A computed fold for a 351-nucleotide part of an RNA from an uncultured bacterium, annotated as small-subunit ribosomal RNA, central domain. The full RNA is in RNAcentral, with records from ENA, Greengenes and SILVA.
Context: one part of a larger RNA
């Protein structure tokens, strides 16, 4: 390469938007490039591969035949692709009517709870710990009342409960601004899927400029522990964690499971809409859609385990990605980055 595979053995891109390209609903005309069939030319001999002949056999040599799967040229067929108008409504999408959401972005507001600060009432110990010390307290702490001040985070609701594509969102109100979801089938008439580069998002941690600093806290300090403690447990403690605007681009970015579709027993829970029975107007159960957990057949799997939220069966299609261990995510180049480094990504040599 071909194969066969990526949930856990290597293996799904951290995640969307979309370029190119690959893929593509139903009907009926037409064109005839793909596809098929007719006839011609060519497709040099030798070699090949069948018969068959000549040197005693072979090799070797002659002779017919085949084949040389191919190119041009022309006649035809229209089922499949393609291409060209036309219709079409199921697939997408659009209006219109609801109601759900911690979806995002901004601006105010609030209340507990730390920590300081001023005062009051008070007096000798607080604090930690297995146990102590280190800290802190007669310059009056702890404790408790009252004022005040500044920063973060929002107890309970709170839930295998809800939104987001992922990263993620969680007091309360108000702007604003995304989706998603039931209804009604009015409206477009395939407008669809995926997506190599490419753009755009992206927890923390970190870097920059400038604020901001309660609490918590890497580095540091000192007290224990201990043989020894550059730790684990106290006491302190700066970056840092908050905002602003600007880089960074990683992660067990996990469902360790790429994306769309379309059919495939079942039984329970809960979310959101909807629809119609019964009814004592409190409720009952009972279909339908769309989410989310749970058990569970068929099937699958090497078990585990997965099983209408699929790891089954299919389009398939697209795309990404693996292909012994270690050297190694390293080494060199490239590329981005301020930096840290990120990304791309080997060999030799070993087993």
């Nucleotide at each position: 390469c071909u194969g066969g595979g990526u949930g856990u053995a290597a293996a799904g891109g951290g995640a969307g938007c979309g370029u190119a390209g690959a893929c593509g609903g139903c009907g009926a005309c037409g064109c005839a490039a793909g596809u098929c069939u007719g006839g011609a030319g060519u497709g040099a001999a030798a070699g090949c591969c069948c018969g068959g002949g000549g040197c005693c056999c072979a090799a070797c040599c002659c002779c017919g035949g085949g084949a040389c799967u191919g190119c041009u040229c022309u006649g035809g067929a229209a089922a499949c692709u393609g291409c060209g108008g036309c219709g079409c409504u199921g697939g997408a999408g659009u209006a219109c009517g609801g109601g759900a959401g911690g979806g995002g972005c901004a601006g105010g507001c609030g209340g507990a709870a730390u920590u300081c600060c001023u005062g009051g009432u008070g007096u000798a110990g607080c604090g930690g710990u297995g146990a102590a010390a280190u800290g802190c307290g007669u310059a009056g702490a702890u404790a408790u009342c009252a004022g005040g001040a500044g920063g973060a985070a929002c107890a309970c609701c709170g839930g295998c409960g809800g939104c987001g594509a992922a990263g993620g969102c969680g007091g309360c109100c108000u702007g604003c601004u995304g989706g998603a979801c039931c209804g009604u089938g009015a409206c477009u008439g395939a407008c669809g899927u995926u997506g190599a580069g490419g753009c755009u998002c992206g927890a923390g941690a970190g870097c920059g400029u400038g604020g901001g600093g309660a609490g918590c806290a890497a580095a540091c300090a000192g007290g224990a522990u201990u043989a020894g403690a550059u730790a684990c447990c106290c006491u302190g403690g700066u970056a840092g964690u908050c905002c602003a605007c600007g880089c960074c681009g990683u992660a067990a970015a996990c469902g360790a499971u790429g994306c769309c579709u379309g059919a495939u027993a079942g039984g329970u829970g809960u979310c959101g809409g909807g629809g119609g029975a019964c009814g004592a107007c409190a409720g009952u159960g009972c279909c339908c859609c769309g989410g989310u957990g749970c058990c569970g057949c068929c099937g699958c799997a090497a078990a585990c385990g997965c099983a209408g939220u699929a790891a089954g069966c299919a389009g398939u299609c697209c795309a990404a990605c693996c292909u012994g261990g270690g050297g190694a995510g390293u080494a060199g180049g490239u590329u981005c980055g301020c930096a840290a480094g990120a990304a791309u990504g080997a060999a030799a040599c070993u087993c």